[in-house]
Source information
The RNA shown here (Bacterial RNase P class A) has 393 nucleotides and comes from a Pseudomonadota bacterium. It matches the Rfam family "Bacterial RNase P class A". By type it is a ribozyme. The prediction has a mean pLDDT of 75. RNAcentral holds the sequence, with entries from ENA. Taxonomically the source falls in Pseudomonadota (Bacteria, Pseudomonadati).
RNA sequence: CUCGGUGGACAGACGGUCGCCGGCUCCGCCGGAGGAAAGUCCGAACACCGCAGGACACGGUGGUGGGUAACACCCACCGGCCCCGAUCGCAGGGCCAGGGAAAGUGCAACAGAAAGCAAACCGCCGAUGGCUCUUCGGAGCACAGGCAAGGGUGAAACGGUGCGGUAAGAGCGCACCGCCCGGCCGGCGACGGCCGGGGCACGGCAAACCCCACCGGGUGCAAGCGCAAGCAGUCCUCGGCCCGUGCUCGCACGGGCGCCCGUGGUCCGCGGGAUGAGGGCGGGUAGCGUGCACGAGGCCGCCGGCAACGGCGGUCCCAGAGGAAUGACCGUCACCGGCCGCGCGCUCGCAACGCCGGCCGGGACAGAAUUCGGCUUACGUCCACGCUGCGAU
Numbered sequence: 001c002u003c004g005g006u007g008g009a010c011a012g013a014c015g016g017u018c019g020c021c022g023g024c025u026c027c028g029c030c031g032g033a034g035g036a037a038a039g040u041c042c043g044a045a046c047a048c049c050g051c052a053g054g055a056c057a058c059g060g061u062g063g064u065g066g067g068u069a070a071c072a073c074c075c076a077c078c079g080g081c082c083c084c085g086a087u088c089g090c091a092g093g094g095c096c097a098g099g100g101a102a103a104g105u106g107c108a109a110c111a112g113a114a115a116g117c118a119a120a121c122c123g124c125c126g127a128u129g130g131c132u133c134u135u136c137g138g139a140g141c142a143c144a145g146g147c148a149a150g151g152g153u154g155a156a157a158c159g160g161u162g163c164g165g166u167a168a169g170a171g172c173g174c175a176c177c178g179c180c181c182g183g184c185c186g187g188c189g190a191c192g193g194c195c196g197g198g199g200c201a202c203g204g205c206a207a208a209c210c211c212c213a214c215c216g217g218g219u220g221c222a223a224g225c226g227c228a229a230g231c232a233g234u235c236c237u238c239g240g241c242c243c244g245u246g247c248u249c250g251c252a253c254g255g256g257c258g259c260c261c262g263u264g265g266u267c268c269g270c271g272g273g274a275u276g277a278g279g280g281c282g283g284g285u286a287g288c289g290u291g292c293a294c295g296a297g298g299c300c301g302c303c304g305g306c307a308a309c310g311g312c313g314g315u316c317c318c319a320g321a322g323g324a325a326u327g328a329c330c331g332u333c334a335c336c337g338g339c340c341g342c343g344c345g346c347u348c349g350c351a352a353c354g355c356c357g358g359c360c361g362g363g364a365c366a367g368a369a370u371u372c373g374g375c376u377u378a379c380g381u382c383c384a385c386g387c388u389g390c391g392a393u
Base pairs, nucleotide, nucleotide: 001389005385006384007383008382009381010380012333013332014331015330016329017328018327020032021031022030023029024028034365038376039375041374042373043372044371045370046220047219048218049217058216059215060214061213062212063077064076065075066074067073078098079096080095081094082093083092099211100210104209105208106205107204121151122150123147124146125145128144129143130141131140132139133138159177160176161175162174163173164172178200179198180197181196182195183194184193185192186191224290225289226288227287233281234280235279236278237277238276240257241256242255243254244253245252246251247250259273260272261271262270263269297316298315299314300313301312302311303310304309335362336361337360338359339358340357341356343355344354345353
């Protein structure tokens, strides 16, 4: 100088001008995105709907103990696998959906002789039986047959290493390791240690079905609640003009006149209806309000705990938009990079390094939408490390 990893910090500051959203005591003042506001993958709060209890089905979780409102999250530990150094382990780092394969069903391409109550291609042996030869001691053949050591195939071939043993071999025998069973000890526990017994079965896969244990109603703030135009529904009331009568002199009563439908050949009549105005009622759309900003809240200190976290005390109030505000420009300073300077320090040296000055450039990923706790993903700079590689001294 540098690859990657893990952990941590920051995510520019101040001022001015203009603008946007919200609040208020409204000529003004105050507040105004993030570490991920993102993906919407888990877990909750809250709301509405559903629900006697139980079982089945379906889905999820899965070493142990703890943390938490809860979790598939976090912490510590256990076990397994991997990495690494001058350090080969009881240090360190990384990873693990890490219950059950001696309940059942199923799967294993290709290769290979054989892949699940194993098998014999190459190979080894051929003690025993057979055949051939024989100097009668035996030798040869590899037919019967024996073996599973060695080779080969495979992700995986029915414990491993060594010694003995044997015709060759084999837990056939023995020692150590591993495994299984039992006991004792330690630990809350996962589990560990020790002792004894057994030659050794019980291969792998459950993010295959399945079994076991535990957990789980559904839908999401466009939840939901309140107020409530217009339109539609329903109920009630009223009616323009003319004539007559009455009187308290602008009202009451009676009659007639307009539209549509039915009756009817037509007119009258009779029955029904519509149009207009006002008011009431219930449901309720737009719209407005609420939910909705004091919360499993932030910061500081002390205490408990290995830790995650918890307790106590103090202190602070910290966005609330709704097609959706949180911005733009200028100046100063800080940070990073490059270039320049017979500027300074160091120095043999204007080499490098550090500091100073000048000029130019740069600041990633990304934008709240009911609210929290996580996980994951995106991303710039800086710091630390038992980290990788290279070069120089």